[in-house]
RNA sequence: CGAGUCGGACGGGCGAUCGCUGCGGUGCGGGGCAACUCGCCUCGUCCGCAGAGGAAAGUCCGAACUCCGCAGGGCAGCGUGCUGGGUAACGCCCAGGCCCGGAGACGGGACGGAAAGUGCAACAGAGAGCAGACCGCCUGCCGGCGUCGCGCGACGUGCCACCGCGCCGCGCAGCCAAGGCGCCGACGGGUAAGGGUGAAACGGUGCGGUAAGAGCGCACCAGCGCCGGCGGUGACGUCGGCGGCUCGGUAAACCCCACGCGGAGCAAGACCAAAUAGGGGAGCGUUCGAGGCCGGCCCGGCCGAGGCUCCCGGGUAGGUCGCUGGAGGGCGGGCGCAAUCCCGCUCGCAGAGGAAUGAUCGCCGCCCCGCAAGGGGACAGAAUUCGGCUUACGAACGGCUCGGAUG
RNA sequence: GCUGGCGUAGCUCAGAGGUAGAGCGGCGGUUUUGUAAACCGCGGGUCGGGGGUUCAAAUCCCUUCGCCAGCUCCA
Numbered sequence: 001c002g003a004g005u006c007g008g009a010c011g012g013g014c015g016a017u018c019g020c021u022g023c024g025g026u027g028c029g030g031g032g033c034a035a036c037u038c039g040c041c042u043c044g045u046c047c048g049c050a051g052a053g054g055a056a057a058g059u060c061c062g063a064a065c066u067c068c069g070c071a072g073g074g075c076a077g078c079g080u081g082c083u084g085g086g087u088a089a090c091g092c093c094c095a096g097g098c099c100c101g102g103a104g105a106c107g108g109g110a111c112g113g114a115a116a117g118u119g120c121a122a123c124a125g126a127g128a129g130c131a132g133a134c135c136g137c138c139u140g141c142c143g144g145c146g147u148c149g150c151g152c153g154a155c156g157u158g159c160c161a162c163c164g165c166g167c168c169g170c171g172c173a174g175c176c177a178a179g180g181c182g183c184c185g186a187c188g189g190g191u192a193a194g195g196g197u198g199a200a201a202c203g204g205u206g207c208g209g210u211a212a213g214a215g216c217g218c219a220c221c222a223g224c225g226c227c228g229g230c231g232g233u234g235a236c237g238u239c240g241g242c243g244g245c246u247c248g249g250u251a252a253a254c255c256c257c258a259c260g261c262g263g264a265g266c267a268a269g270a271c272c273a274a275a276u277a278g279g280g281g282a283g284c285g286u287u288c289g290a291g292g293c294c295g296g297c298c299c300g301g302c303c304g305a306g307g308c309u310c311c312c313g314g315g316u317a318g319g320u321c322g323c324u325g326g327a328g329g330g331c332g333g334g335c336g337c338a339a340u341c342c343c344g345c346u347c348g349c350a351g352a353g354g355a356a357u358g359a360u361c362g363c364c365g366c367c368c369c370g371c372a373a374g375g376g377g378a379c380a381g382a383a384u385u386c387g388g389c390u391u392a393c394g395a396a397c398g399g400c401u402c403g404g405a406u407g
Numbered sequence: 408g409c410u411g412g413c414g415u416a417g418c419u420c421a422g423a424g425g426u427a428g429a430g431c432g433g434c435g436g437u438u439u440u441g442u443a444a445a446c447c448g449c450g451g452g453u454c455g456g457g458g459g460u461u462c463a464a465a466u467c468c469c470u471u472c473g474c475c476a477g478c479u480c481c482a
Stems, first nucleotide, its partner, number of pairs: 001403007010394001012364007020051006027045007053379001057390002060388005065265004072299004077261005082096005097111001098109004112256002117254002119250002134195002136191005142185007149172005155166004203221006222246001224243008269321004279312006288306001291303004328347007366377004408478007417431004425462001433449005455471005
């Protein structure tokens, strides 16, 4: 210098003017309530203070909070899934193990179980799961065709010792029907070495073995299981021995195992309380039981109309609360590799409700375009509140890796 | 704000692990004086985008974009 990778912090600063929202004010003015006084509510104006984010977003997880449900048991459903730690909790974070990717820094992993069971695998291929015989290899039997005495010795010949062919001698067998050998065809068996198909074909290489073959046997290697030693809290690593020889893939298919989960959501819910409407609640009794509830279902359990008596309340519009002091922020110190936790000091930091947080200007700072004058500045707007994840986005800085050049 | 659902051809919809389909529409032809209807044939697809699981994804999982719907009480 180039290429790459990871990390934390940041998301302009100061000021002026005009607006908006909230809070405060022994300010000023108007209205209302109450009236003996003190006072209370509301509107306007003035003054002071405060007023969006790192993601406020997506609503994907986890909680707080609120209401409903909740004797108990079972089934179903959903989620999570290496180990250790952190946390209020989590599917989040930290550290580590194993696997995968990368030359490396580094990145990714729904990472329990396929020798519990069920299912699935298109097309191609003979065969797709405790497989399979299409070609090939070996073999049995049947049929057809062809061919043929066997052994030993001598000689000749083919470049020929063995061997082939021709011929001679001796020995043995045989007496016309079988047999041997070769080829072809049909039927059957063995074989997973080789060919070929496929994403995937029941370990790999070599030697032995076999009619041909095969973990059939052996050696080495890979993988699995069991046992033991050592290291580690553990996942796991490493070393040694034994075993059958090999048990395929898929659980983001059903399923099995372990752990966890009641439902809804601030339009939750609580209080005050018009108009319309006519219902609502409590107690007693009937033991006939319609019907209803247990917010996925069942067992099981509970309530209970219709009768009598008593009471006046419930809820909508509207208003008030919930509503922001919290698993809060900043600084310093401590334990810990870290996430996190602990201690001390300090700060007060939006709370609206058809929903405020805006506009203009001056100076400074950063980046981009442009010779200059000048122009431009990303994603995006709180809605009950937190902890995470994911997604969108600007510019700068730092650590580390690889390559090149120079000293 | 909270909670659900849906994205497949130009339009309306099937398909829910194994070569992406139907109806209407479009284009060409036959028929007709011409058009419509009818008949014959043809083309047209990032299955909203990206990533993952699997031999294989429209389908299963994660993430993201867009669209639609519902959410007081009583009778």
This is a predicted complex of two RNAs, RNase P RNA and transfer RNA, with 482 nucleotides together. Rfam match: Bacterial RNase P class A. Gene Ontology terms of the family: dimeric ribonuclease P complex, ribonuclease P activity and tRNA processing.